[in-house]
RNA sequence: AGCUCAUCCAGAGGGGCAGAGGGAUUCGGCCCGAAGAAGCCCCGGCAACCAGCGCCGGUCGUCGCGACCACCGCGAGGCCCACCGGCGUCCACGGUGCCAAUUCCGGCCCGCCACCGCGCGGGGAAGAUGAGGA
Numbered sequence: 001a002g003c004u005c006a007u008c009c010a011g012a013g014g015g016g017c018a019g020a021g022g023g024a025u026u027c028g029g030c031c032c033g034a035a036g037a038a039g040c041c042c043c044g045g046c047a048a049c050c051a052g053c054g055c056c057g058g059u060c061g062u063c064g065c066g067a068c069c070a071c072c073g074c075g076a077g078g079c080c081c082a083c084c085g086g087c088g089u090c091c092a093c094g095g096u097g098c099c100a101a102u103u104c105c106g107g108c109c110c111g112c113c114a115c116c117g118c119g120c121g122g123g124g125a126a127g128a129u130g131a132g133g134a
């Protein structure tokens, strides 16, 4: 780099060096920036992904049918164990991460309208971060 899963409308900035760009990419829009951008360093902060506990959901194991073990499909049952995930709660030593604007907004698909638009809602794509696995 690529794969799987989860989350992404919350939160949290000062100083030094530097010197013109930056908001991932491309197009459009809208912003930030010499009252100092990117980058690097120092200090500070936010959050709770990497634990525990509780609740909920899913999967597998159970039974029946499809002639037949297994697989697979359909249906039923169970709520115990295991695994996976979400939510709530809790700890903040450590590993990351983050500290303008929703991931700044849109682009593709679907829907909505006394307003037809840089509109609104839902989904997707792409991206970011974490965890996992090979």
Base pairs, nucleotide, nucleotide: 003132004131005130006129007128008127013043014042015041016040017039021032022031023030026107027106028105029104044099045098046097049095050094052089053088054087055086056085057084058083059082061080062076063075064074065073066072103126108123109122110121111120112119